[in-house]
This record gives sequence, structure tokens and C1' cells, in this order.
RNA sequence: GGCCGAAUCCGCGAAUGCGGAGCGGGGGAACCACGUUCCCGGGGUGAAUCCUCCCGCCGGGAGGACGGGCGCUUCCGCCCGAACCCGUCAGCUCACCCCGCAGGCCA
Repeated sequence: GGCCGAAUCCGCGAAUGCGGAGCGGGGGAACCACGUUCCCGGGGUGAAUCCUCCCGCCGGGAGGACGGGCGCUUCCGCCCGAACCCGUCAGCUCACCCCGCAGGCCA
């Protein structure tokens, strides 16, 4: 200096910290939506899901669809498709309430 990401900035303070702006996320009426039963509950952040086949099999590999990022030659090229959280509970949602501002990487 640059990239992914909401994850930056400002003020007070000696400091653990506090407050604000901004960005991001969750809960939460009416109306609308939600047939019933069963079980393997259900839900959230995120691009990170789905299908088929294979293997030495609950892990891994290949391909496809679809989703995401970067590059500037955008018709193309190169990558990614994880991880975590809530705890039996949450559709949407005015008012209102609550939470985050990390982490990782490149020259």
C1' cells in the first nucleotide's frame, strides 16, 4: 500500500473501560402467509448450497448446476463454496428491544 469481511471513525479517561456516529445482524404487531399426520426437532450469521458417480467410507475424490471473490483482456482468466452459534424456540413485521464492529491474507 492492497484484498476478503459489517467489522471503521470520533470523544472522555492514566488505564481495565465508557459514550457517540456510521455500518452490519437478531428479536418483535396488525394484515398476509402457515392443510394434517409422522419423525430424523427447529432456527440464525455467512457466498459457502443442491444433484450424480466413485473410493480403501460418515471421511475423501471427480463432474455438473447454482452462489461468492479478485483481476481488467469482463466475451475472458484465476480462485472460494468454510466455519460457527442458539437450545425445543423465533414466518413476515410498525412501534419497541437486543447484539457485533472481529479475524484472516498479499506485495
A computed fold for a 107-nucleotide RNA from Tepidiforma flava, annotated as c-di-AMP riboswitch aptamer (ydaO/yuaA leader). Rfam family: c-di-AMP riboswitch aptamer (ydaO/yuaA leader). Its family is annotated with regulation of gene expression and cyclic-di-AMP binding in the Gene Ontology. Its mean pLDDT, the model's own confidence on a scale to 100, is 85. Taxonomically the source falls in Tepidiforma (Bacteria, Chloroflexota, Tepidiformia, Tepidiformales). The sequence was found by an Rfam model in a public genome assembly.